Predicted 3D model of a 64-nucleotide RNA (transfer RNA) from a bovine gut metagenome. It matches the Rfam family "tRNA". Rfam classes the family as a transfer RNA.

């Protein structure tokens, strides 16, 4: 100096946190797989500060 966001991989750069995979339910199928539809899951590493409002800006700390 860089990175830290869901079980895993990632987007989001001040205004309700998204996507893919995985998980659950369903459709289809002789069965499985594939495909399609719906859906669960996130104190945004921690503690403070700034702000009407912070994942986002600032400081310190922790991990890599």
């Nucleotide at each position: 100096g860089g990175u830290g966001u869901a079980g895993c991989g990632u987007a989001g750069c001040g205004g309700u946190a998204g996507c893919g995979c995985a998980g659950g339910g369903g459709a289809c199928u002789g069965u499985u797989a594939a495909u399609c539809c719906c859906u669960u899951g996130g104190u945004c590493g921690c503690u403070g500060g700034u702000u009407c409002g912070a994942a986002u800006c600032c400081a310190g700390c922790c991990a890599c």